[in-house]
RNA sequence: GCGGGCGUAGCUCAGCGGCAGAGCGAUAGCUUCCCAAGCUAUGCGUCGUGGGUUCGAUUCCCAUCGCCCGCU
Numbered sequence: 001g002c003g004g005g006c007g008u009a010g011c012u013c014a015g016c017g018g019c020a021g022a023g024c025g026a027u028a029g030c031u032u033c034c035c036a037a038g039c040u041a042u043g044c045g046u047c048g049u050g051g052g053u054u055c056g057a058u059u060c061c062c063a064u065c066g067c068c069c070g071c072u
Stems, first nucleotide, its partner, number of pairs: 001071007010024004018055001026042005048064005
């Protein structure tokens, strides 16, 4: 330099173009003499960034940044 993959909540990851979610964790409460376990509640996430297409974009297109893999 070329090609490909990934980027979404604190972490690991889902998400046919039409309300942005799950598990774990965290916090608060209940329970308990205390802890653990259990139960209940709590998410305003510039969906990496900037443009484009569209009535509408996490999703499609282009560029760009970061990480990873391959080729040269």

Background:
The RNA shown here (transfer RNA) has 72 nucleotides and comes from a bacterium. RNAcentral holds the sequence, with entries from ENA. The prediction has a mean pLDDT of 80. Rfam family: tRNA. It is annotated as a transfer RNA. Rfam links the family to the GO term triplet codon-amino acid adaptor activity.